RNA sequence: UAUCGAUAAGGGCAAAUCCUGAGUGAUCAGGAGACGCAAAGUGUAGGGUCUUUAAGAGAGCCUGCCUAUAGGUAAUCAGUAUCAGAAAGAUAGCCUUACUGCCGAA
Numbered sequence: 001u002a003u004c005g006a007u008a009a010g011g012g013c014a015a016a017u018c019c020u021g022a023g024u025g026a027u028c029a030g031g032a033g034a035c036g037c038a039a040a041g042u043g044u045a046g047g048g049u050c051u052u053u054a055a056g057a058g059a060g061c062c063u064g065c066c067u068a069u070a071g072g073u074a075a076u077c078a079g080u081a082u083c084a085g086a087a088a089g090a091u092a093g094c095c096u097u098a099c100u101g102c103c104g105a106a
Base pairs, nucleotide, nucleotide: 004104005103012037013036017032018031019030020029021028022027035093041099042098043097045096046095047094048091049090050089051088052087053086056083057082063074064073065072066071067070
């Protein structure tokens, strides 16, 4: 110096939840609080997930009727569930990645 990471030392960060505030929302900021973290430091470059917006496609069960026990058709559910994509966002404590960094046992 690199890899690596200890029941080491000194420190650091802070999930859920609660309170206050910001945002349509994902979420974020501050306070309380610690599940965890050796990059849980920084950056959205790639992917994932989530949100918003406006368009696109778009059901089934149930029910009525007809024929007849398997089909047809109508209404409703409903332009809902759902599907695929676009744009703009969120997430670095989802993964990859870039840059930087404390300590030093094996």
Overview: c-di-GMP-I riboswitch aptamer from Candidatus Jettenia ecosi, 106 nucleotides, folded computationally. NCBI's taxonomy places the organism under Bacteria, Planctomycetota, Candidatus Brocadiales, Candidatus Brocadiaceae, Candidatus Jettenia. It matches the Rfam family "c-di-GMP-I riboswitch aptamer". Rfam's curators write: GEMM was predicted in a large-scale screen for bacterial structured RNA regulatory elements. Its mean pLDDT, the model's own confidence on a scale to 100, is 82. The model forms 94% of the base pairs in the Rfam consensus.